RNA sequence: UUAGAGUUUGAUCCUGGCUCAGAACGAACGCUGGCGAUGUGUUUUAAGCAUGCAAGUCGAACGGUUCGCGGGCUUGCUCGCGAAUAGUGGCGGACGGGUGAGUAACGCGUAAAUAAUCUGCCUUAAAGAUGGGGAUAGCCUUUGGAAACAGAGGGUAAUACCGAAUAAUGUUUAAGAUUGGAGGAUUUUAAAAGAAAGGGGCAACAGCCUCGCUUUAAGAUGAGUUUGCGUCCUAUUAGCUAGUUGGGUUGGUAAGAGCGGCCCAAGGCGACGAUAGGUAGCCGGCCUGAGAGGGUGAACGGUCACACUGGAACUGAGAACGGUCCAGACUCCUACGGGAGGCAGCAGCUAAGAAUAUUCCGCAAUGAGCGAAAGCUUGACGGAGCGACAUCGCGUGAACGAGGAAGGCCUUCGGGUUGUAAAGUUCUUUUAUUCGUGAAGAAUAAGGUUAAGAGUGGAAAGCUUGACUGAUGACAUUAGCGAAGGAAAAAGCUCCGACUAAUUACGUGCCAGCAGUCGCGGUAAUACGUAAGGGGCGAGCGUUGUUCGGAAUAAUUGGGCGUAAAGGGCGCGUAGGCGGUUAUUUAAGUUUAUUGUUAAAACGCAGGGCUUAACUUUGCGAGGGCGGUAGAUACUGAAUAACUAGAGACCACGAGAGGAAAAUAGAAUUUCUAGUGUAGGGGUAAAAUCCGUUGAUAUUAGAAGGAAUACCAGAGGCGAAGGCGAUUUUCUGGCGUGGAACUGACGCUGAGGCGCGAAAGCUUAGGGAGCAAAUAGGACUAGAUACCCUAGUAGUCUAAGCUGUAAACGAUGUACACUUGAUGUCAAGACGGAGAAGUUUUGGUAUCGGAGCAAACGCGUUAAGUGUACCGCCUGGGGAGUACGCUCGCAAGAGUGAAACUCAAAGGAAUUGACGGGGGCCCGCACAAGCGGUGGAGCAUGUGGUUUAAUUCGACGAUACGCGAGGAACCUUACCAGGGUUUGACAUACACAGUGAUAAGCCAGAGAUGACUUAGCCCCGAAAGGGGACUGUGAACAGGUGCUGCAUGGCUGUCGUCAGCUCGUGCUGUGAGGUGUUGGGUUAAGUCCCGCAACGAGCGCAACCCUUGUCGUAUGUUGCUAACAGGUAAGGCUGAGGACUCUUACGAGACAGCUGAUGAUAAAUCAGAGGAAGGUGGGGAUGACGUCAAGUCAGCAUGGCCCUUACAUCCUGGGCUACACACGUGCUACAAUGGUUGAGACAAAGGGAAGCGAAGUUGAGAAAUGGAGCGGAUCUCAGAAAAACAAUCGUAGUUCGGAUUGAAGUCUGAAACUCGACUUCAUGAAGGCGGAAUCGCUAGUAAUCGCGCAUCAGCAUGGCGCGGUGAAUACGUUCCCGGGCCUUGUACACACCGCCCGUCACACCAAUCGAGUUGGGGAUGCUUAAAGUUAUUAGUUUAACCGCAAGGAGGACGGUAACAAGAGCGUAAUCAGCGAGAGGGGUGAAGUCGUAACAAGGUAACCGUA
Repeated sequence: UUAGAGUUUGAUCCUGGCUCAGAACGAACGCUGGCGAUGUGUUUUAAGCAUGCAAGUCGAACGGUUCGCGGGCUUGCUCGCGAAUAGUGGCGGACGGGUGAGUAACGCGUAAAUAAUCUGCCUUAAAGAUGGGGAUAGCCUUUGGAAACAGAGGGUAAUACCGAAUAAUGUUUAAGAUUGGAGGAUUUUAAAAGAAAGGGGCAACAGCCUCGCUUUAAGAUGAGUUUGCGUCCUAUUAGCUAGUUGGGUUGGUAAGAGCGGCCCAAGGCGACGAUAGGUAGCCGGCCUGAGAGGGUGAACGGUCACACUGGAACUGAGAACGGUCCAGACUCCUACGGGAGGCAGCAGCUAAGAAUAUUCCGCAAUGAGCGAAAGCUUGACGGAGCGACAUCGCGUGAACGAGGAAGGCCUUCGGGUUGUAAAGUUCUUUUAUUCGUGAAGAAUAAGGUUAAGAGUGGAAAGCUUGACUGAUGACAUUAGCGAAGGAAAAAGCUCCGACUAAUUACGUGCCAGCAGUCGCGGUAAUACGUAAGGGGCGAGCGUUGUUCGGAAUAAUUGGGCGUAAAGGGCGCGUAGGCGGUUAUUUAAGUUUAUUGUUAAAACGCAGGGCUUAACUUUGCGAGGGCGGUAGAUACUGAAUAACUAGAGACCACGAGAGGAAAAUAGAAUUUCUAGUGUAGGGGUAAAAUCCGUUGAUAUUAGAAGGAAUACCAGAGGCGAAGGCGAUUUUCUGGCGUGGAACUGACGCUGAGGCGCGAAAGCUUAGGGAGCAAAUAGGACUAGAUACCCUAGUAGUCUAAGCUGUAAACGAUGUACACUUGAUGUCAAGACGGAGAAGUUUUGGUAUCGGAGCAAACGCGUUAAGUGUACCGCCUGGGGAGUACGCUCGCAAGAGUGAAACUCAAAGGAAUUGACGGGGGCCCGCACAAGCGGUGGAGCAUGUGGUUUAAUUCGACGAUACGCGAGGAACCUUACCAGGGUUUGACAUACACAGUGAUAAGCCAGAGAUGACUUAGCCCCGAAAGGGGACUGUGAACAGGUGCUGCAUGGCUGUCGUCAGCUCGUGCUGUGAGGUGUUGGGUUAAGUCCCGCAACGAGCGCAACCCUUGUCGUAUGUUGCUAACAGGUAAGGCUGAGGACUCUUACGAGACAGCUGAUGAUAAAUCAGAGGAAGGUGGGGAUGACGUCAAGUCAGCAUGGCCCUUACAUCCUGGGCUACACACGUGCUACAAUGGUUGAGACAAAGGGAAGCGAAGUUGAGAAAUGGAGCGGAUCUCAGAAAAACAAUCGUAGUUCGGAUUGAAGUCUGAAACUCGACUUCAUGAAGGCGGAAUCGCUAGUAAUCGCGCAUCAGCAUGGCGCGGUGAAUACGUUCCCGGGCCUUGUACACACCGCCCGUCACACCAAUCGAGUUGGGGAUGCUUAAAGUUAUUAGUUUAACCGCAAGGAGGACGGUAACAAGAGCGUAAUCAGCGAGAGGGGUGAAGUCGUAACAAGGUAACCGUA
């Protein structure tokens, strides 16, 4: 000293990317901003720069000049002192300061080497410093020029310059000796050449001291050069190199060296990455990280490089930012002839940019240069200024203070919160403000006083050491301290959906906007905006950018490759890596100890100084690297000697579709020839194209030709893989078993390399039977460039070449070792036995399975287990195996192989569902078998559409449409037109005023309503007053069939009366989940039984309930009437009766109870008996978990929104009843199984008081009249109809059918015009059984017949009930539809009405190609060539030396040559910009065409190839 989270899914585990939380910054931007300290500040344009400053100093080196002071005096001369000063001369301008362009390099870092070197000033030591000479600047006089500056003449000094003398432990040459690992060092002898300068102080006769000068030796410091190791990316850069590599010789340098010249040789570098291209100063360090690492190289420090760009030398100890020369670009001056310049020094300016400061003060301190010193200079430095840029510190007040003030916000209206917060009371004054005071930073220098010492001398001065004294402050109005007054002058930023701490209201309404990721926003947004509240940090906060972290997401620590990305198609083998047993030596690796280094700063620890901290400082520590020395020797390496267990060789035996070549065989297809034979054949789901009377198909015989090899044959064998299948022969590779006396590690792996390598394809030459891309025709189809059919060419075959890829798969690299087993099979052996069986060993091959592994699936001695060695490969999806480049190929193409851009996923395994033109089992009027309908007609009714002032609204596949509505003339009513009202038609409570309530009449009006008149006067209480009711006014409020069924409750439909849906505990799986609930039977049923890691339970099923069917008991009126009696025209009419029917209760009965069979001896099923009823007897009620955002805000309730003289409410009239049309549901029909007429039978269940209404009477009838009886087993509605009987009609638009229309009526009701029902007479339409299609029904059912009820004044073909008559059929489960269970596949989960692919059309984006065009940086060839250096030259010229002189030596200028910056002209490559146009790619709510994939995806899919 190691932390995780969000996001792929319906859910899960995994893989995997993206994103977040942390730290940091030379930062920038937004909002805000009190103080101080310490740091830090052009990261961009090595772009350009106005102005000022940044390097001078020395008069004690020199000749002078000017000024001042003083002296002497001949008053214009001289001397002395001081200051300043251009020039000569010396030292310094090579330091200090800046920048990072270049540089991938010995540039830097580290460790070494220099036996291959230099070093001014400084230190130490030794020796010296003799004696001469000639110039020159300044100056004077002049010449040219605008200027810069240049020239000529004259004269002058030196510590400037030059000879000569002298000198060694120096240099060179030659010859020896000693020594070292070394090319070296030391030393001896001889010869040659080679130095110098003075100044100042004191003394003044000599001389002393000091600063300089010369030579030598050494040190220190600094520098040069060399070497080992380390130091970015690209192989789509693989070959590079002629001074190149080495040698000889010569030159050159301070110094080694191809550093340079000449000659010789042909080398040198490179997969351990040369060369080329790109990028970059390097390091100490800094940031981050647990660390290993990763990133970075601001500030500070070391080092390198650069100084407008390029080149060059000079001076010097050392070389050039503020030096020189040349060339170029740019800027400036100019008299146009020529000149000047270089901020990447400090400030500052312009430009660029998101962005970075004062043209400040001072040399007081520290340091540097010069000087003997004083001192001068110093944009180094010390300070101040500006910037919240960073770090650190302080403050913006403290204590008390509840009626929890007001205000704000929220609210369930109670309250909550802001909040002790404020106000208020009592205190304090840091910081800021004003005033005052006030350190440290200063050390000492010169000088003075003084002490001691050394040496020298006669002394002085000087030197060394010490004491005392002795100027100087930029900062600075400093720090600090004191005083004064007063809470006074001082808080913001961001966030509040999850990650992630912190929530409410309003506004908005997929708009405006937010967003780091996931994602918010479409009317109730904790996600936008605002407010309130809250969280976080705080003089800051947030955003953006960048780096590390998290990321084990490049994995050394510390990952993987069967299916997620990933094993090379397979082998042989080179380099490399790794390597069996024993012994000895060595000590390279390794290891121990010690040592050198690893600068300082930084870092860690312990202290110190600033009030603290940051900051600073002292000491110690640490520093994994590199080097030296001395040990150790287990392991690895090296060397040597051995071994046999690895490997190989040998002998014996063996199996095999191993390979190559040749020969041969039979079956079959096709074709040809001939025969027989006749009308078809062929093909398909069905057809057609096609073949056939010129004779097919079929059949017989013969012939030809090519390809492939039935049976054997097997999850069998062989091979490295691809792959290999008739037989025989030849040649040949590998393997196994057994033996063993040979070799002796010879081995494993294997980058590059080489070889092999299915099919398709290519080239050439053959061959061609069958099959068959392309192609043609026929079908299918909306289309069908397909699937199917008929034909058919390449090809398939052979030979020789090429290609080099496949889902080349065990999706599993090779080799070795180890680790429980079972079963089969192949090859060989051993034991056994007569032969078998059996046991066993080795090597293959296959299935299951243990431990272990694995995300799971699974693997499991043939590992995906445990280890070792080596190789290959992966790092999100798409773009893309694409583009470009290169290599290979005849081509097709193969190999290698990106990026921009885009997405937040893509993916693996498993789970639950759903689905399948998957499978199995089962059910249902689901089909089938039947009966009757609908669809055609007319009418009724509902809907759509249309129309309308309005045709109110809702319901829309099944699950809307005779539905809400169980009944729209007004009302209803919600709609429309018109007329009214506004606390309201209705509710509650309050205030004020008034009055009983109420009833009647009349007038106006369409009415609502308004006006008038009359009557009437509540309760308690003596009264006052109170209570209740009503009217008016006011304000709360009422009211809304206005919106949202996608905010809701409740209710309902549907799947479905289908048999399912779950839970607890346990078990199991990492988990979602599973198990139970699956399985074997059985059932109507998850009904029951059995079995079982399950055991139980709940909601459903069934039963309990109602009804109906049989019997019994009880009851006996209003019901019933057998017997008895009475009576009538008849009649339970009467007495009477309870037997029967019936009523209403209560019971019985049915349970697979009994018998048999089947079954597992179960559950149960089948058959039978008995029984009224038999296997849930029939019917009803009863509807699990859930699905459809199903329906309903217009039944009711209800959140939110909206209206409030109207979207409320009242009234009259109209509309909901419209009508070209379309659909649904029905009625009536089309007739003779019928119509009509007549006569005459048999029900059940209901209703009835604003009711049912009898008898009687009237009418043809609807009805009217009438009013008995009845709140009902009593009366009434109420005559049931079909059937049956008789008659008639005679197949026709009819004696069928009844629409429509005319006329006359009845009834209800204020009122039947729009718009009721019914009656009568007349009229007499369509319609002759209904296309495609479609509905209901399995028994008292369908069909058919009538009756009743609800609603209702009236209105029924609808709805709900009732009974009468009363069938047919079901073989069966292949098919259609729906459902249940199990299983399977899945790329679906909004769940197949799913998902999803490609072209085309449109928009945008990036990249590619592209005729060309423009530019950059290099390379190379030729030409030209500045300055400069070197060489050379005697054209010009020349003080020092030589020479008497002439002249010489040497030099300068000039000329020539070489090198050479730059320039010009080419060449080949490379990079980038622009580019008409072209092709593909990506992205984009609702475009077009199809439907390729996912299910058997409807032709299984996929890979390679054409």

Small-subunit ribosomal RNA from uncultured spirochete, 1506 nucleotides, folded computationally. Lineage of the source: Bacteria > Pseudomonadati > Spirochaetota > Spirochaetia > Spirochaetales. The coordinates come from a structure-prediction model, not an experiment, and the mean pLDDT is 84. The RNAcentral record of the sequence draws on Greengenes. It matches the Rfam family "Bacterial small subunit ribosomal RNA".